Background
This is a predicted structure of a 512-nucleotide part of an RNA (small-subunit ribosomal RNA, 5' domain) from an uncultured bacterium. Rfam family: Bacterial small subunit ribosomal RNA. Model confidence (mean pLDDT): 85 of 100.
Context: one part of a larger RNA
RNA sequence: GGACGAACGCUGGCGGCGUGCUUAACACAUGCAAGUCGAACGGGAGUAUUGAAGAAGCUUGCUUUAGAGAUACUUUAGUGGCGAACGGGUGAGUAACGCGUGGGUGACCUGCCCCGAAGUGUGGGAUAACAGUCCGAAAGGAUUGCUAAUACUGCAUAAUAUCCAAGAGAUUAGAUGCUUUUGGAUUAAAGGAGUAAUUCGCUUCGGGAGGGGCCCGCGUCCCAUCAGCUAGUUGGUAAGGUAAUGGCUUACCAAGGCGAUGACGGGUAGGGGACCUGAGAGGGUGGCCCCCCACAAUGGAACUGAAACACGGUCCAUACACCUACGGGUGGCAGCAGUAGGGAAUAUUAGUAAUGGGCGAAAGCCUGAACUAGCAACGCCGCGUGUGCGAAGAAGGCCUUCGGGUCGUAAAGCACUUUUUGAGAGGAUGAGGAAGGACGGUACUCUCAGAAUAAGUCUCGGCUAACUACGUGCCAGCAGCCGCGGUAACACGUAGGAGGCAAACGUUAUCC
Numbered sequence: 001g002g003a004c005g006a007a008c009g010c011u012g013g014c015g016g017c018g019u020g021c022u023u024a025a026c027a028c029a030u031g032c033a034a035g036u037c038g039a040a041c042g043g044g045a046g047u048a049u050u051g052a053a054g055a056a057g058c059u060u061g062c063u064u065u066a067g068a069g070a071u072a073c074u075u076u077a078g079u080g081g082c083g084a085a086c087g088g089g090u091g092a093g094u095a096a097c098g099c100g101u102g103g104g105u106g107a108c109c110u111g112c113c114c115c116g117a118a119g120u121g122u123g124g125g126a127u128a129a130c131a132g133u134c135c136g137a138a139a140g141g142a143u144u145g146c147u148a149a150u151a152c153u154g155c156a157u158a159a160u161a162u163c164c165a166a167g168a169g170a171u172u173a174g175a176u177g178c179u180u181u182u183g184g185a186u187u188a189a190a191g192g193a194g195u196a197a198u199u200c201g202c203u204u205c206g207g208g209a210g211g212g213g214c215c216c217g218c219g220u221c222c223c224a225u226c227a228g229c230u231a232g233u234u235g236g237u238a239a240g241g242u243a244a245u246g247g248c249u250u251a252c253c254a255a256g257g258c259g260a261u262g263a264c265g266g267g268u269a270g271g272g273g274a275c276c277u278g279a280g281a282g283g284g285u286g287g288c289c290c291c292c293c294a295c296a297a298u299g300g301a302a303c304u305g306a307a308a309c310a311c312g313g314u315c316c317a318u319a320c321a322c323c324u325a326c327g328g329g330u331g332g333c334a335g336c337a338g339u340a341g342g343g344a345a346u347a348u349u350a351g352u353a354a355u356g357g358g359c360g361a362a363a364g365c366c367u368g369a370a371c372u373a374g375c376a377a378c379g380c381c382g383c384g385u386g387u388g389c390g391a392a393g394a395a396g397g398c399c400u401u402c403g404g405g406u407c408g409u410a411a412a413g414c415a416c417u418u419u420u421u422g423a424g425a426g427g428a429u430g431a432g433g434a435a436g437g438a439c440g441g442u443a444c445u446c447u448c449a450g451a452a453u454a455a456g457u458c459u460c461g462g463c464u465a466a467c468u469a470c471g472u473g474c475c476a477g478c479a480g481c482c483g484c485g486g487u488a489a490c491a492c493g494u495a496g497g498a499g500g501c502a503a504a505c506g507u508u509a510u511c512c
Base pairs, nucleotide, nucleotide: 001512002511003510006508007507008506009505013383014382015381016380017379018378019376020375021342027339028338030337031336032335035082036081037080040079041078043076044075045074046073047072048071049070050069054065055064056063057062058061089295090294091293098220099219100218101217102216103215104214105213108212109211110210113208114207115206116205117204118203119202120201121155122154123153124152130145131144132143133142134141135140161186162185163184164183165182166181167180168179169178191200192199193198221267222266223265228258229257230256233255234254235253236252237251238250239249240248270292271291272290273289274285275284276283277282297318298317299316300315301314320331321330322329323328348373350372351371352370355369356367357366358365359364386416387415388414389413396407397406398405399404421449422448423447424446425445426444430439456501457500458499459498460497461482462481463480467496468495469494470493471492477484478483
């Protein structure tokens, strides 16, 4: 000198764009953050239309009442489907194939989406809801009876799918896994909407796209005051397990494997794109944004599923907190706001139009993702605080050799302008072709008013731009270094003046 997620002191007019718990991965009141589909299903409730049995009246075939049932629409607790593995947060752990980069998979998986081929036949038994009974303070649960489905399930059909047996071939570094022939065996489905056409689904197979798993080469901090480490350890055979390779696991066999090219141990740390600095080489950092990883009070486990060993799922244990009728229950903000605490220190318990996402045939619903607004000079950038004229120079301050000098064209005064500010009027783009805008009566435009609404801070001994007076008297104090202060201090304090930067200025911490 540059930089900063900064803090502190003093000061503070506006706008645009960004950024904002670096500390306690400390504890959390309250609200919201993941739902959706009635065009999968049976019920319930409501509204409208229609209206049977029955009852009453009599004029004996009409009126009144009644309201079973039916149709249509709305709504929804439950069964069922899809989603909830995304999106959002944090950086505790991790020195590791975690990340980066380049490869491999002849060892693999893939819901939704796209392309292609074929199919969608026929049966069955339950169960929630509901109704009843019962237990419990609650959370919740037991039992009897009834019922539906795209829920569950038997049979059929079926291959270029899977498996078994026998055979052939190509490519390759390498074939048990690729291609292919024959024979045998096994395995599927669901319906909804619509008058219909049709459409949305369902099942099996092949291919694709996008996504993922696993493996390998190289790179990836400090300590040798860590020198030896290792028993599933290293390899083999067999089996199990997985989508898949593999000591991944188990049994048996062998005795191996790693290490000064730093094993093992200890410390520290999420990694990268990037960011800061520097002429570069390098050094430092990993906040915002993007990619990957890991985690979800702490530890462990599996279930469901295409995918989780699952932040707002389940189970167990632990600590903590809450409710309780003392028998027993409930909870997890490292989501968005917000609270307490810690700290030098970090914001609103705001709004919902678009964009993206989930569900849905759609209308649409949900979405603290996202977009906006609020707070903060926290940062960067831009603008303003007026412009011209105006005295051999007012008053006043300060200094003085008492002559004067200086603040100083500075002020006053005269003329002008209106960025900004205030008031009034109009008023968007953002939403494709009618309507629909949170932001927002915002941006922007026009008119009016009036210099009006707007300057500080640090320094002045040398480094280092800028000097005098008074006070103080090794005191009070200053200070980045050298050093100032003990009676004329350009170094302390005040005043005048001057210099620097400017809505900031200075200090401190940290990095180059």